The RNA shown here (Bacterial RNase P class A) has 294 nucleotides and comes from a Flavobacteriaceae bacterium. Its mean pLDDT, the model's own confidence on a scale to 100, is 78. Lineage of the source: Bacteria > Bacteroidota > Flavobacteriia > Flavobacteriales > Flavobacteriaceae. It matches the Rfam family "Bacterial RNase P class A". The family's RNA type in Rfam is ribozyme.

RNA sequence: UAAGCAGGCCUUCUUAUCGCUUUUACUUGUAAAAGAGGAAAGUCCGGACACCAAAGAGCAUUAUAGCGGGUAACACCCGUCACUAUUUAUAAUAGAGGACAAGUGCAACAGAAAGUAUGUACAGUUAGGCUGUAGUGAAACCAGGUAAACUCUAUAAGGUGAAACGUCACGUAUACCAACGCUUGAGAGCUGCUCGCUCGAUGUUGGAGGGUGGGCGGUUUGAACAAAAUAGUAAUAUUUUGUCUAGAUAAAUGAUAAGACAAGACAGAAUCCGGCUUAUGGCCUGCUUUUUUU
Numbered sequence: 001u002a003a004g005c006a007g008g009c010c011u012u013c014u015u016a017u018c019g020c021u022u023u024u025a026c027u028u029g030u031a032a033a034a035g036a037g038g039a040a041a042g043u044c045c046g047g048a049c050a051c052c053a054a055a056g057a058g059c060a061u062u063a064u065a066g067c068g069g070g071u072a073a074c075a076c077c078c079g080u081c082a083c084u085a086u087u088u089a090u091a092a093u094a095g096a097g098g099a100c101a102a103g104u105g106c107a108a109c110a111g112a113a114a115g116u117a118u119g120u121a122c123a124g125u126u127a128g129g130c131u132g133u134a135g136u137g138a139a140a141c142c143a144g145g146u147a148a149a150c151u152c153u154a155u156a157a158g159g160u161g162a163a164a165c166g167u168c169a170c171g172u173a174u175a176c177c178a179a180c181g182c183u184u185g186a187g188a189g190c191u192g193c194u195c196g197c198u199c200g201a202u203g204u205u206g207g208a209g210g211g212u213g214g215g216c217g218g219u220u221u222g223a224a225c226a227a228a229a230u231a232g233u234a235a236u237a238u239u240u241u242g243u244c245u246a247g248a249u250a251a252a253u254g255a256u257a258a259g260a261c262a263a264g265a266c267a268g269a270a271u272c273c274g275g276c277u278u279a280u281g282g283c284c285u286g287c288u289u290u291u292u293u294u
Base pairs, nucleotide, nucleotide: 002289003288004287005286006285007284008283009282010281012260013259014258015257016256017255018254020035021034022033023032024031025030026029037266041277042276044275045274046273047272048271049161050160051159052158056195057194058193059192061157062156063155064154065153066080067079068078069077070076081097083095084094085093086092098152099151103150104149105146106145120134121133122132123131124130165217166216167215168214176207177206178205179204180203187199188198189197190196222244224243225242226241227240228239229238230237231236
């Protein structure tokens, strides 16, 4: 100098005017404060929470797989070992890392033969095709290879999902039909199946109808965020100090003008959190290889 990579931070801010939503305060229409992301996307993993619901056992199915650590947990993250691929590269990235003596499979052609099979030639010989070499082949001495072949081993996993659920109000017609039942148990649930367990009587299931399509809660103070110190290679953990930062419900979070900066691309909350994947703008730092100069 050029190329290949990895990581971190930001992703808007200030002033003025007008407008929208929430909360608080009152002088009841004014004031103040706050108001969409690092991915809010995908719905791919793991949970919190709610209900089934008061438990369980076995089978099936699915997922993970070196070793150690982190975490609420994970198929995630960190460290480390090995193999393969990409690559100029030892940087970096990606991958499917347990078991072939539990069993069953697969391997074209060539070769006598691809498994308990073994012909021919030569050599050795304890004289038995017993041992060895040569031919073919990727692989030929009770064989090795292969498990993104079936399988086995270890571990884990109930389901549904905030339109979950809870509660209040309004309104009508369980008026009708059918089947099975009323503790000698119809049926429902846990559950993908079986056992088992629980509930169960003016009942249960099915059909055909009628009413409703509203309010409130859940709903934002949490495995939260920031800084410092300590421990650790790191992920991270502990302690101290500080902060409160959307809560809409057909859906608010905006418009204009001037300015700042290296930049505003990708993009838009809907119960919440930890990851992974994908889309994408700018700045900074580091690693590896290469070129040139001293």